This is a predicted structure of a 167-nucleotide RNA (c-di-AMP riboswitch aptamer (ydaO/yuaA leader)) from Paenalicyclobacillus mengziensis.

RNA sequence: UACACAGACUGGCCGAAUUUCAUGGAGUCGUCCGUUGAUGACGAUAAGGUGAAAACGGGGGAACCAAGUUUUCGGGGUGAAUUGACCAACUGCGCCCAGCUUUUGGUCAUAGGCGCUUUAGAGCGCCGAAUCCGUCAGCUAACCUCGUAGGCGAAUAAUGUGCUAUA
Numbered sequence: 001u002a003c004a005c006a007g008a009c010u011g012g013c014c015g016a017a018u019u020u021c022a023u024g025g026a027g028u029c030g031u032c033c034g035u036u037g038a039u040g041a042c043g044a045u046a047a048g049g050u051g052a053a054a055a056c057g058g059g060g061g062a063a064c065c066a067a068g069u070u071u072u073c074g075g076g077g078u079g080a081a082u083u084g085a086c087c088a089a090c091u092g093c094g095c096c097c098a099g100c101u102u103u104u105g106g107u108c109a110u111a112g113g114c115g116c117u118u119u120a121g122a123g124c125g126c127c128g129a130a131u132c133c134g135u136c137a138g139c140u141a142a143c144c145u146c147g148u149a150g151g152c153g154a155a156u157a158a159u160g161u162g163c164u165a166u167a
Stems, first nucleotide, its partner, number of pairs: 001165002003162004012152003018054006027045006055148006065138001074136001075133004083109007092100002112127005
C1' cells in the first nucleotide's frame, strides 16, 4: 500500500410513542474551616424515580343503519404484514397407484406498506413480521378506558485488528 473483518458517535429512518410543568435528589463542580485528609457548612448544576397536563394513537360503548344467521370449523383486537404456487420432510385416509389432508422448513410471487429520487412522473432499494384478549365486542353521540414502547442507522469515513499478499 492492497485485501479481509470489526467499527463508537452522528445526519437521519420505521412507529402513536413527543413536549411541558411540579416534586425529588444520586452524582459532579466551586468556596470556607480543618489540614494532607475523617467530616461539616454554603452555593451552582442535576440523572433515575413519582405525579399532572397538552398533543398524538388505540379499545369499549346508544339511536339510526347494517346484519339478520351464527354460534370449536370458535370469535375478535393492534399492525402494511394478506393471499397463492412449487419443492422437501411429516400426520392420517386410500385400490397403498394417483390423489386428498395435517404440521414444519425453504424458494418464487402477491393484496398492502416504507425509504431514496423527482416540479410531477418514471425509476431504484427494502418490508410483506410478530403478538394480545379469553368464549366476548358490527357501526356508534354522550360517556368510560388504555398507550406514549421498541428496533435500526450511512460515509471510497475517523479508528482498530490480521498464522493474508507485495514493497

It matches the Rfam family "c-di-AMP riboswitch aptamer (ydaO/yuaA leader)". Rfam describes the family as follows. This family represents a conserved RNA structure found upstream of the ydaO and yuaA genes in Bacillus subtilis and related genes in other bacteria.